Predicted 3D model of a 100-nucleotide RNA (Glycine riboswitch aptamer) from uncultured Robiginitomaculum sp.

[in-house]
RNA sequence: UUAUUCCAAAUGGGAGAGAGUCGGCGGGUUUAGAUCCGUUUGACCACCGAAGGCGCAAUGGCCCCGUCAAUCGCUCAGGUAAAGGGACCGUUUGGACAAA
Numbered sequence: 001u002u003a004u005u006c007c008a009a010a011u012g013g014g015a016g017a018g019a020g021u022c023g024g025c026g027g028g029u030u031u032a033g034a035u036c037c038g039u040u041u042g043a044c045c046a047c048c049g050a051a052g053g054c055g056c057a058a059u060g061g062c063c064c065c066g067u068c069a070a071u072c073g074c075u076c077a078g079g080u081a082a083a084g085g086g087a088c089c090g091u092u093u094g095g096a097c098a099a100a
Stems, first nucleotide, its partner, number of pairs: 001100002005096009018045001020044004024039006046080003052076001053074003060068003
């Protein structure tokens, strides 16, 4: 000095699945009935998988009998209009290690 890798920040993109049903509470319309909206309020059923979490193979390493993975599986948690979140990817900036 250059590129790769790793870490952090900023920024852009970012899927899937009921704006479910019943009840409570509040508000609007209505003479009332009824209806609409809201509510991290409760219960029930259906579903998703990309925060997190849990589980497993082969090869290989260590080792003589065990251990180690994921966008794979499970759905505990989370989620199923918008908002928010979101694995992962791109760009920029800063830092760290090794090699040339």
Taxonomically the source falls in Robiginitomaculum (Bacteria, Pseudomonadati, Pseudomonadota, Maricaulales). The prediction has a mean pLDDT of 75.